[in-house]
Context: one part of a larger RNA
């Protein structure tokens, strides 16, 4: 002197942009944080509208909305934390023995059949969660059947193995009372197979903090051989067989600690650091295990056990904020139970759209960086007070008071963006196509969408008018003199000061230094 997620103490005008539990991976009230599909499904509740039927109660069709169930996709991403790990981890370079849902490309298929189930209804237990018995139905749910090039098993003959519809439009047949179906076509889908693209899974090699007052240390231990096993290699795991492996180039063992890119500092090497962004890797009350599933051994999923908490009819039962907010508690300390899904992204949907505490914005806090402002000229041989005086002065001090100017900020007042083009309608080219229908892509034009907000910015109005403090002033270090006060009270980073004339202690006048801060104190170089 740089620097900080800081914090304390004195002050405190505005704006930009950032950053904001480092401490108890302590415990959590409340809200909200993961939903979406009716273009998979039913004869499913409810409700609104149309319509038909009944005198009426009320039923029946349609549409649509909401609600529950089946089904499919997401839920494994985003978001939090740093507890654990010293290497199963990161980081850089490499490798072969794997996966892989949704994307892209290509190649093929998509043909005929069951048979159940929730929902609902009836009924039983139960205080609740919640559970059971019957019965009725439906599908992209589930099961066979046939076909399979290519897959898989097989040395090889063989032999195994598949699917599923739903929507738009349509002339001519055809089938039907109608409704609609058949065919045709398109659009999404669905099964098999090759291949990619990203993305994960493994293996190896090199680096990665202290301690030897830790020297040995290892029995699935090192290694083969055969098998389990897995998406895949391997003692990963088993059986037998061998007796190995690793170690002063620090093995084991203890402490500590998430790595990285990078931040600080420093001329540089270096040393310190790993808050916010960003990658990767762990963890989710505490430990255990699988389940489903392209992926998890799964933060808002299951089971099991533990702690603890809360309901209970005491027989059972619920829960997990290291998700945003928010509360208690620790602590020197760290915010709002806020707005919006309009922008970007993510999930679902053909879309329209719905979710989205991801994100975008507000609001808190001078916590840090920048920027701007408190006014500008003019004005005495110098005003009044204050201080100090050798009583002559001197000094605050052009400071002020006066006059003349601006008007940034702030207040009123008026205007007022960008951030929004996709989606949507239409026109209109081209594609598909029997088709001037759909549907797809492109080009033209239109109407709407903003949370932030009447916000940024512009323009006007009046007024100097709304806006300075904070250390220090013996030396190191820049800035003195009076008065109190008398080794007292106190001061201090080192040296040291103070015991009657103290520049070093309290005041107070002047003065230095920085400034909306300033100063301490931690803590780095």
């Nucleotide at each position: 002197g740089a620097u900080u997620g800081a914090a304390c103490g004195c002050u405190g005008g505005c704006g930009g942009c950032a950053u904001g539990c480092c401490u108890u991976a302590c415990a959590c009230a409340u809200g909200c944080a993961a939903g979406u599909c009716g273009a998979a499904c039913g004869a499913c509740g409810c409700u609104a509208c149309g319509g038909g039927g009944g005198c009426a109660a009320c039923u029946c069709c349609g549409u649509a909305g909401c609600g529950a169930g089946u089904g499919g996709c997401g839920a494994a991403c985003g978001g939090g934390u740093g507890a654990g790990u010293a290497a199963u981890g990161c980081a850089u370079c490499g490798g072969a023995a794997c996966g892989u849902g949704c994307c892209c490309u290509c190649u093929u298929g998509u043909g005929g059949g069951g048979g159940a189930u929730a929902a609902c209804c009836a009924g039983u237990c139960g205080a609740a969660a919640g559970a059971u018995u019957g019965g009725c139905u439906a599908a992209u749910a589930c099961c066979g059947c046939a076909u399979g090039a290519g897959c898989u098993c097989g040395a090889g003959a063989g032999a195994g193995g598949a699917a599923a519809g739903c929507g738009g439009g349509g002339g001519a047949u055809c089938c039907g009372c109608a409704a609609g179906g058949a065919c045709c076509u398109c659009g999404c889908g669905c099964g098999a197979g090759a291949g990619g693209a990203g993305c994960g899974g493994c293996c190896g090699a090199u680096g990665c903090c202290c301690g030897a007052u830790u020297a040995g240390c290892u029995a699935g231990u090192u290694g083969g051989u055969g098998g389990g096993g897995u998406a895949a290699u391997a003692g990963c795991c088993c059986a037998c067989c061998a007796a190995g492996g690793c170690g002063a180039c620090g093995a084991u063992c203890g402490g500590u600690a998430g790595c990285u890119g990078g931040u600080c500092u420093g001329a540089g090497a270096g040393g310190a650091c790993g808050a916010c962004c960003a990658g990767c890797c762990a963890c989710a009350c505490u430990g255990g295990g699988a389940c489903u599933g392209a992926g998890a051994c799964a933060c808002g999923g299951c089971c099991c056990a533990g702690a603890c908490u809360c309901c209970u009819a005491c027989g059972g039962g619920a829960g997990g904020c290291a998700g945003c907010a928010g509360u208690g508690g620790g602590g020197a300390a760290u915010u709002u139970u806020g707005g919006a899904c309009a922008a970007u992204g993510g999930g679902g949907g053909c879309a329209a759209c719905c979710c989205u505490g991801a994100u975008c914005c507000a609001g808190c806090c001078a916590u840090g960086c920048c920027g701007c402002g408190u006014g500008c000229g003019g004005g005495a041989a110098g005003a009044a007070g204050g201080c100090c005086u050798u009583c002559g002065g001197g000094u605050u001090g052009u400071a002020a008071a006066c006059c003349g100017c601006u008007u940034u900020u702030g207040u009123c007042g008026g205007g007022g963006a960008a951030g929004a083009a996709a989606c949507g309608c239409u026109c209109u080219g081209g594609g598909c196509u029997a088709a001037u229908a759909c549907c797809c892509c492109g080009g033209g034009g239109u109407a709407a969408u903003g949370a932030c907000g009447g916000u940024a910015c512009c323009c006007g109005a009046a007024g100097a008018a709304u806006a300075a403090g904070c250390a220090c002033c013996g030396g190191c270090u820049a800035a003195c003199u009076a008065c109190g006060u008398g080794c007292c009270a106190g001061c201090a980073g080192c040296c040291g000061c103070g015991g009657u004339a103290a520049u070093a202690c309290g005041u107070a006048g002047g003065g230095u230094g920085c400034a909306a801060g300033c100063g301490u104190u931690a803590a780095u170089c």